[in-house]
Order: sequence, then structure tokens, then C1' cells
RNA sequence: GUCCCCAUCGUCUAGUGGUUAGGACACCGGCCUUUCAAGCCGGCGACACGGGUUCAAAUCCCGUUGGGGAUACCA
Repeated sequence: GUCCCCAUCGUCUAGUGGUUAGGACACCGGCCUUUCAAGCCGGCGACACGGGUUCAAAUCCCGUUGGGGAUACCA
């Protein structure tokens, strides 16, 4: 250089065109407890970026950025 894969809450992950993007852990608050832990309840918080297709995009297409992998002279 060329080709392939990946990017979703702080972390891990589900969602493969149509309900308000779901879950676990973490964090915060409450209950419980003499206190802590555990447990229970609640809260917080995300689609890498730009464009396109579509009535409708996290999802499909193009480009960019970042990460990972394959390839080394055959035409």
C1' cells in the first nucleotide's frame, strides 16, 4: 500500500429497518441494620463523526476518524 472485522451508558453487553435503545456490574439516594456488608426499592447514564437511501436508520449505503487482524511480489 491492499483487503477483512469492530466502534451502543463509567465498564461489559442485547438490540440485524417500525413500542420510550434493554440488561448486568459500578456510581448516587432511600429502606433494613447499633454500624458496615449483604438484601430490597428507586435514580443516573449510551448508538464514534459527516453525508445519503427510506414514510421510518443503532441497524442499509458512501466517506472520515480510531482500534484489531491478514498479506509482501504473483499478475

A computed fold for a 75-nucleotide RNA from a Myxococcales bacterium, annotated as transfer RNA.
Taxonomically the source falls in Myxococcales (Bacteria, Pseudomonadati, Myxococcota, Myxococcia).
The sequence is in RNAcentral, with records from ENA and MGnify.
Its Rfam family is "tRNA". About the family: Transfer RNA (tRNA) molecules are approximately 80 nucleotides in length. By type it is a transfer RNA.